[in-house]
RNA sequence: CCGUGCUGAGUGGGGAAUUAGCGGUGCCCUGUACCCGCAAUCCGCUCCAGCGGGGCUGAACGCCCGCCCAAGGAUCCGGCCUUCGGGGCCAGUACGCCGCGGGCAGCGUUGACGGCCAGGUCCCGCGCAACGCAGGCCCGUGAAUCAGGUCAGGUCCGGAAGGAAGCAGCCUUAAGCGAUCGCCAGCGAGUGCCGCGGAUCAGCCUGACCCGAGCACGCCACGGCGGGCACGCCCGGGGACCGCUUCUUCCGAAGGCGGGCCGCACGG
Numbered sequence: 001c002c003g004u005g006c007u008g009a010g011u012g013g014g015g016a017a018u019u020a021g022c023g024g025u026g027c028c029c030u031g032u033a034c035c036c037g038c039a040a041u042c043c044g045c046u047c048c049a050g051c052g053g054g055g056c057u058g059a060a061c062g063c064c065c066g067c068c069c070a071a072g073g074a075u076c077c078g079g080c081c082u083u084c085g086g087g088g089c090c091a092g093u094a095c096g097c098c099g100c101g102g103g104c105a106g107c108g109u110u111g112a113c114g115g116c117c118a119g120g121u122c123c124c125g126c127g128c129a130a131c132g133c134a135g136g137c138c139c140g141u142g143a144a145u146c147a148g149g150u151c152a153g154g155u156c157c158g159g160a161a162g163g164a165a166g167c168a169g170c171c172u173u174a175a176g177c178g179a180u181c182g183c184c185a186g187c188g189a190g191u192g193c194c195g196c197g198g199a200u201c202a203g204c205c206u207g208a209c210c211c212g213a214g215c216a217c218g219c220c221a222c223g224g225c226g227g228g229c230a231c232g233c234c235c236g237g238g239g240a241c242c243g244c245u246u247c248u249u250c251c252g253a254a255g256g257c258g259g260g261c262c263g264c265a266c267g268g
Base pairs, nucleotide, nucleotide: 001268002267003266004265005264006263009057010056011055012030013029014028015027020046021045022044023043024042034054035053036052037051038050062261063260064259065258066257067256068255072251073250074249077243078242079241081239082238083237084236085235086234087233090232092231093230095226096225097224098223099222102220103219104218106215107214114210115209117207118206119205120204121203123198124197125196126195127194128192129191131188132187133186135184136183137182139178140177141176147172148171149170150169155164156163157162
C1' cells in the first nucleotide's frame, strides 16, 4: 500500500404541545435518511434518559463541537372575541319598595271622590215553606183448607112437614202486598231569606238620598331608599383568532465554513 473478517459508531433532524424531566406514538416544518411490536383516558425510561426483537454499513467513513446563513416555530407588543374567579365603601342597567302626579291608556254632570240611610252577604235563636226518608189515614188487592155472611148442586136425620152440617160461587174482612194524588204527624240536612229578633259594624254587592269635579297607580317618565354579582363596570387569571413578522428575544431543519476524534485481527 492492497485484500478479508470484526468492533465502536451510525442507520434522519427540528418546532410547539404534553411531561418533574427525557424520548416515542399524534400535530406542524424540513426533506428522503431500515423492518416488526407497544403507545394520548397514553407507551417506555431516569440526567449517558424510549423499551423489546431483527436487518444493513463497517473505520469505508462515521461521529462530536463551534461559527455563518436560513425554511419554520415560538415570545414581546397591539387589536378583537371568549371563559373563570373576586368586588355592593360601583353616583350604573335591570330588580324590589316608597313618593310624585308630567305623559299614555281608562272611568266621570246619564254625577267622580266623599258623606249618610237601608237591605243582602257572615254568625246565633224561634217560626214557616219546600226537598229526602220512613209511618198512619184514604184507595185497591187479598184466605182451597185451619175468618165471617149467604150458601146452588149434592150429603145426612125424619113417614112427612121440616131441620142439620156444609163444598164450589158471590160478598165482606184479618194477616200480608201495592202505586198515584190528597190529609195527619215524625226524623234529617251544604235547602230558602219567607217572617221575627239578636250579634257584628272591617270588607264586598244592591237600592235611595246629599254634595258638585275629579278619580285612578295599570304602564311610562321623574325623585328617594334598598338589596344584590343577573347584566354593565372595576381588579385578577386562562384560551382562540388577527396584525406586526428583521419591532424585542429564544429555539432552529437543510446548506456552507472551520476545528477535533478516527480502533483491532489475519493474509499478501

Bacterial large signal recognition particle RNA from a Solirubrobacterales bacterium, 268 nucleotides, folded computationally. The gene name in the source record is ffs. Taxonomically the source falls in Solirubrobacterales (Bacteria, Bacillati, Actinomycetota, Thermoleophilia). Model confidence (mean pLDDT): 75 of 100. Its Rfam family is "Bacterial large signal recognition particle RNA". From the family's description: The signal recognition particle (SRP) is a universally conserved ribonucleoprotein involved in the co-translational targeting of proteins to membranes.